[in-house]
RNA sequence: AGUGAGGAUAGAGGAGCAAAGACCAUUAGUACACAAUACGAGGAGAAUGAGAGCCAAUGACGAUUGUGGAAAGGGGAAUUUGCCGAAGCGGAAAAGAAUCUCAUUUUCUUGAAGCUGGUUCUGCUAUUGAAUAAAUACAGAACUGUCAUAUAGGAAACUAUAUGGAGGGCUAUCUCAUGC
Numbered sequence: 001a002g003u004g005a006g007g008a009u010a011g012a013g014g015a016g017c018a019a020a021g022a023c024c025a026u027u028a029g030u031a032c033a034c035a036a037u038a039c040g041a042g043g044a045g046a047a048u049g050a051g052a053g054c055c056a057a058u059g060a061c062g063a064u065u066g067u068g069g070a071a072a073g074g075g076g077a078a079u080u081u082g083c084c085g086a087a088g089c090g091g092a093a094a095a096g097a098a099u100c101u102c103a104u105u106u107u108c109u110u111g112a113a114g115c116u117g118g119u120u121c122u123g124c125u126a127u128u129g130a131a132u133a134a135a136u137a138c139a140g141a142a143c144u145g146u147c148a149u150a151u152a153g154g155a156a157a158c159u160a161u162a163u164g165g166a167g168g169g170c171u172a173u174c175u176c177a178u179g180c
């Protein structure tokens, strides 16, 4: 002075990320409870099927009306905390739950591979969702950090513009290996 998807530590990006969260709207005048009315035989539970149990002619379930009337999940959020692959998507696999058992699904928790530099905006798009909320994906646009290359300026540091790359990136310091 190099080379290496080497290692460690400390950092930067900005409308930056996540978690908790009083409170707020939504869910919803829904579920459910009680009462009344007419009906009349089966019915309810996360779904379907089978069995058990449960409710039901002392009228269940369902319907209408009346009186009361939630919660979970999803969203916003003062504030606080932890952070800068912060984190998000994804979902191999494992465990649990809904009266019990079995089968299939659904759902909740953890979560391997893989993908994404970040933010914002737009969308008669797709998926999830009760949703016109919100999120994610995709497409387009803008902004932004960083590095590389080119051009211009400059003694240099650096600055501007354009193009391109990706966080396995970038900056600083230390260190390891290996040639010269």
Stems, first nucleotide, its partner, number of pairs: 002178003006175006014084001016083005023076002032068006042055002046105007087116003093110002096107002117144007125137004146165008